[in-house]
RNA sequence: GCGGGAAUAGCUCAGCUGGUAGAGCGCCACCUUGCCGAGGUGGAGGUCGCGGGUUCGAAUCCCGUUUCCCGCU
Numbered sequence: 001g002c003g004g005g006a007a008u009a010g011c012u013c014a015g016c017u018g019g020u021a022g023a024g025c026g027c028c029a030c031c032u033u034g035c036c037g038a039g040g041u042g043g044a045g046g047u048c049g050c051g052g053g054u055u056c057g058a059a060u061c062c063c064g065u066u067u068c069c070c071g072c073u
Base pairs, nucleotide, nucleotide: 001072002071003070004069005068006067007066010025011024012023013022019056027043028042029041030040031039049065050064051063052062053061
């Protein structure tokens, strides 16, 4: 230098034939228990790595770019 893959909640990940973002764990409150834990109910938390483009609508498609991983030279 060239090609491929990954980046989504605090963590691990799902969501990819475009339709307005979820799960588990964790966190907070309450219930339960003599207390802790376990269990139950509810809640908070994300401009989907960044910047553009296409579209009525983009995590998803296109272009550029950053970081990491793999391969080739």

The RNA shown here (transfer RNA) has 73 nucleotides and comes from a Candidatus Micrarchaeota archaeon. Lineage of the source: Archaea > Nanobdellati > Microcaldota. The sequence was found in a public genome assembly. Its Rfam family is "tRNA". By type it is a transfer RNA. Rfam links the family to the GO term triplet codon-amino acid adaptor activity. Rfam's curators write: Transfer RNA (tRNA) molecules are approximately 80 nucleotides in length.